[in-house]
């Protein structure tokens, strides 16, 4: 520098649910807890789903990166 498939090692993250808390809400944060994950690290680029708005709908704003895609960074191994 490339691959980034993945045996092993060192590990890492943490679903549902419960408690507290923030928010109109989707949902977020903290603690407990482990369903799972080789990027379940980060980014909301293009889609999907969800929320608000609206009589309804459109425009718009927001949520979800543990839905897919894309970008980017990292660990181990190999060349």
């Nucleotide at each position: 520098u490339c691959u980034a498939a993945u045996a092993u090692a060192c590990c890492c993250c943490a679903a549902a649910c419960c408690u507290g808390u923030u928010g109109u809400g989707a949902a977020g944060c903290a603690g407990g807890g482990a369903c799972g994950g080789a990027a379940a690290g980060c980014c909301a680029u293009g889609g999907g789903u969800c929320u608000c708005g609206u009589c309804a709908u459109u425009a718009g704003a927001g949520a979800u990166c543990g839905c897919c895609u894309g970008g980017u960074u990292g660990c181990g191994a190999g060349a």
The prediction has a mean pLDDT of 78. The RNA shown here (c-di-GMP-I riboswitch aptamer) has 79 nucleotides and comes from Sulfurovum sp. NCBI's taxonomy places the organism under Bacteria, Pseudomonadati, Campylobacterota, Epsilonproteobacteria, Sulfurovum. Its Rfam family is "c-di-GMP-I riboswitch aptamer". Its family is annotated with cyclic-di-GMP binding in the Gene Ontology. The model forms 95% of the base pairs in the Rfam consensus.